The part of an RNA shown here (small-subunit ribosomal RNA, 3' major domain) has 473 nucleotides and comes from a metagenome. Its Rfam family is "Bacterial small subunit ribosomal RNA".
Context: one part of a larger RNA
RNA sequence: UGACGGGGGCCCGCACAAGCGGUGGAGCAUGUGGUUUAAUUCGAAGCAACGCGCAGAACCUUACCUGGCCUUGACUUCUGGGGAAUCUCCUUGAAAGAGGAGAGUGCCUUCGGGAACCCCAAGACAGGUGCUGCAUGGCUGUCGUCAGCUCGUGUCGUGAGGUGUUGGGUUAAGUCCCGCAACGAGCGCAACCCCUAUCGCUAGUUGCCAGCGGGUAAUGCCGGGCACUCUAGUGAGACUGCCGGUGUUAAGCCGGAGGAAGGUGGGGAUGACGUCAAGUCCUCAUGGCCUUUAUGGCCAGGGCUACUCACGUGCUACAAUGGUCGGUACAGAGAGUCGCGAUCCCGCGAGGGCUAGCUAAUCUCAAAAAGCCGAUCUCAGUUCGGAUUGGAGUCUGCAAUUCGACUCCAUGAAGGCGGAAUCGCUAGUAAUCGCGGAUCAGCAUGCCGCGGUGAAUACGUUCCCGGGCCUUG
Numbered sequence: 001u002g003a004c005g006g007g008g009g010c011c012c013g014c015a016c017a018a019g020c021g022g023u024g025g026a027g028c029a030u031g032u033g034g035u036u037u038a039a040u041u042c043g044a045a046g047c048a049a050c051g052c053g054c055a056g057a058a059c060c061u062u063a064c065c066u067g068g069c070c071u072u073g074a075c076u077u078c079u080g081g082g083g084a085a086u087c088u089c090c091u092u093g094a095a096a097g098a099g100g101a102g103a104g105u106g107c108c109u110u111c112g113g114g115a116a117c118c119c120c121a122a123g124a125c126a127g128g129u130g131c132u133g134c135a136u137g138g139c140u141g142u143c144g145u146c147a148g149c150u151c152g153u154g155u156c157g158u159g160a161g162g163u164g165u166u167g168g169g170u171u172a173a174g175u176c177c178c179g180c181a182a183c184g185a186g187c188g189c190a191a192c193c194c195c196u197a198u199c200g201c202u203a204g205u206u207g208c209c210a211g212c213g214g215g216u217a218a219u220g221c222c223g224g225g226c227a228c229u230c231u232a233g234u235g236a237g238a239c240u241g242c243c244g245g246u247g248u249u250a251a252g253c254c255g256g257a258g259g260a261a262g263g264u265g266g267g268g269a270u271g272a273c274g275u276c277a278a279g280u281c282c283u284c285a286u287g288g289c290c291u292u293u294a295u296g297g298c299c300a301g302g303g304c305u306a307c308u309c310a311c312g313u314g315c316u317a318c319a320a321u322g323g324u325c326g327g328u329a330c331a332g333a334g335a336g337u338c339g340c341g342a343u344c345c346c347g348c349g350a351g352g353g354c355u356a357g358c359u360a361a362u363c364u365c366a367a368a369a370a371g372c373c374g375a376u377c378u379c380a381g382u383u384c385g386g387a388u389u390g391g392a393g394u395c396u397g398c399a400a401u402u403c404g405a406c407u408c409c410a411u412g413a414a415g416g417c418g419g420a421a422u423c424g425c426u427a428g429u430a431a432u433c434g435c436g437g438a439u440c441a442g443c444a445u446g447c448c449g450c451g452g453u454g455a456a457u458a459c460g461u462u463c464c465c466g467g468g469c470c471u472u473g
Base pairs, nucleotide, nucleotide: 004473005472007471008470009469010468011467012466013465015461016460019425020424021423022422023421026316027315028314029313030312031311032310033309034307035306042053043052064302065301066300067299068298069297070296073125077124078123079121080120081119082118083117086103087102088101089100090099091098092097107114108113127291128290130289131288132287136285137284138280139279140278141276143274148187149186150185151184152183153182154163155162156161167178168177169176193268194267195266196265198236199235200234201233202232203231204230207226208225209224212223213222214221239262242256243255244254245253246252318418322377323376324375325374326373327372328371334365335364336363339358340357344353345352346351384415389410390409391408392407393406394405395404431453432452433451434450435449436448437447
């Protein structure tokens, strides 16, 4: 000077408390450990590994295993020789590959040849998801969006270092005010950026329809209009600006007015100096080491999907605030030409057939669901619950056996609200309901977004956890 204390003081945070809903019990999904295996590729490991890298393992991916092959190699540059490239067919084979037959003659040209491409040969070299994240860059997590971390000059101290940054108030904040051997400054805080809440102006199609006219079984369908909604560009608006109280006449705090919004309005982006030799050599880059007829390359099949067991994260439930059936409303945000695919017809259905429209405020995906109205079930392992299994199918794809999703019929398991323990959340939040997107041929209970309905509670800071400042040992 730090760090630490079951030392002290002050102060924060869904940290506790007050509430609401979960996890831990069940079935299933998924990740991990373990075990197994020819292989079950590798990494991630308290918080900060475990629906994590994987925004999508049938082949491919793929790094693993078994087997079949190649050795200047799948890929870069250079040398020599030959041939345009390219296409078709045959034999063998699981394919890769190996062997063979034929078609074909292009572009530039100083007629020597050259450019691109293919084959052969030799060697320089290629290659390596091989090792080291404790040699590294870059990127990332975490403390933590916590309020801190420092510097120049001055000054104090022999010095390490102190001071400033401590103190009195105040704030979300080292935020601001006052004081002070300090005076200033930088990185952080805040603001500047984006979305959202109100209004104006500009613009009016693909959007909208108040008034006018036309038309229909009906619909902005048509003429017309741009008022409204909306769209998207540009402005206004909020600053403790105004009033009262309080405070040290300060910073500020409390109350009020006006206002769509009030004291950072709500949300996002933004992450200081540093910590964890944190994570990543398997994104990429890269030092060193290792490998070079193999630790490289090609292919087929298998594996990553195994299953006594254990854990994490989820989904669905255990029912009546519910299940089933019928009728009937109201979103937002997105995606679409190798695509989205209406209407119509066929099928109980998944889906199929024909195809209109749409490169999209025009057309399509599309139905929103919970909700509301009515009917039924009557407390039961049930008309709850849907696992599992049998059968029949649909779709994608060269191919669904290992190992896809979905549909229909049948089957109907556990499950009666869950021990110790433990998690999330303070408002349009929790809870609950559906919708979309990325990845993607196909495959979502995951992830990332979107809107609908819409609570309860916070006395308080003694205690648990984490953190900040001062002080003490």